[in-house]
Context: one part of a larger RNA
RNA sequence: UGUUGGAUGGCUGAGGGCAAGAUGAAGCCGGUACGAGAGGAACGCUUCGUCGCGGCCCAUGGUGUACCGAUUGUCCGAUCGGGCAAUGUCGGGUAGCUAAGCCGUAAUGGAUAAACGCUGAAUGCAUCUAAGCGUGAAGCCAGACCCGAAAAUAGCCAUCCACUUUGCAAGCGAUCCCUGACGGGACGAUGGGGUUGGUGACAACAACGUCGAGCUUGCGAACGAGGGCUCUCGUAGAAGACGAGGUAAAUAGGGCAGGGGUGUAAGCACCAAGCUUCGGCGAGGUGUUCAGCUCACUGCUACUAAUGCCCGAGG
Numbered sequence: 001u002g003u004u005g006g007a008u009g010g011c012u013g014a015g016g017g018c019a020a021g022a023u024g025a026a027g028c029c030g031g032u033a034c035g036a037g038a039g040g041a042a043c044g045c046u047u048c049g050u051c052g053c054g055g056c057c058c059a060u061g062g063u064g065u066a067c068c069g070a071u072u073g074u075c076c077g078a079u080c081g082g083g084c085a086a087u088g089u090c091g092g093g094u095a096g097c098u099a100a101g102c103c104g105u106a107a108u109g110g111a112u113a114a115a116c117g118c119u120g121a122a123u124g125c126a127u128c129u130a131a132g133c134g135u136g137a138a139g140c141c142a143g144a145c146c147c148g149a150a151a152a153u154a155g156c157c158a159u160c161c162a163c164u165u166u167g168c169a170a171g172c173g174a175u176c177c178c179u180g181a182c183g184g185g186a187c188g189a190u191g192g193g194g195u196u197g198g199u200g201a202c203a204a205c206a207a208c209g210u211c212g213a214g215c216u217u218g219c220g221a222a223c224g225a226g227g228g229c230u231c232u233c234g235u236a237g238a239a240g241a242c243g244a245g246g247u248a249a250a251u252a253g254g255g256c257a258g259g260g261g262u263g264u265a266a267g268c269a270c271c272a273a274g275c276u277u278c279g280g281c282g283a284g285g286u287g288u289u290c291a292g293c294u295c296a297c298u299g300c301u302a303c304u305a306a307u308g309c310c311c312g313a314g315g
Stems, first nucleotide, its partner, number of pairs: 005161007015147003021051008034039001052105005060099004067092005072085005108142003115135004164222009175186004187212005194205004223314001226311004231245004251305003254301005259295004267288005274281002
């Protein structure tokens, strides 16, 4: 761009991809069949491995320069709290990522190959083949998984919107009369009835209803389902893309709570090895305190930030 108005969501599955599987052992069968004995199966069923492939992080571990604690040297006068020394070193460790960890990884059906058959002539017999019918492989095609309406025979379903309004410019066009205008009259077009005449096709007449000015082209504006850029982000991510959200809001940050990590903060009180110039000093311990600090998790809460703009079918 197309799919014959424009969209959103969900399907179908023509067609395509694929190596997603490969292999072993044990138990039962069974000390059975077989065999004089020695020895010693198979079909089938069940269980467990190895290799490969795919997925996952509840548990086991690794990492975890988020985080918490211990501690050495030195510096900030001391305390507190910190800087530097590979994260200084060491002990732990949530999320995430991960393997050595966990989960999954067909049965079956169809058509066949070699081969084995049934019936059966040519050739009164025989013969699996000439007509016809069957069995048959880790192989082939389905089955499982993935992509897939651009499958031009261009599919289907559901839902939403639309099938509008209006400005400017140009061009074409306009029945006449009265009237300032509304309106009225004549004329023209059109419609179904009516009356009269005629066998009939039809003809004539008088009224009634409606209409008599807009159309084409170009350039805009509005409305408008939905979409996009930008914005707040992540179950996504090399860039694009994908997904969540945008005040009618929990999208991210902050705050609070829960839960997790570490392991009991500072200050104060008491006890206290030891030292002492006899005035005191004092490592360390206990209590306050499952404390303090902290979090990538889960909730609650608009306190902060989600602004601004564009496209868009309309015959």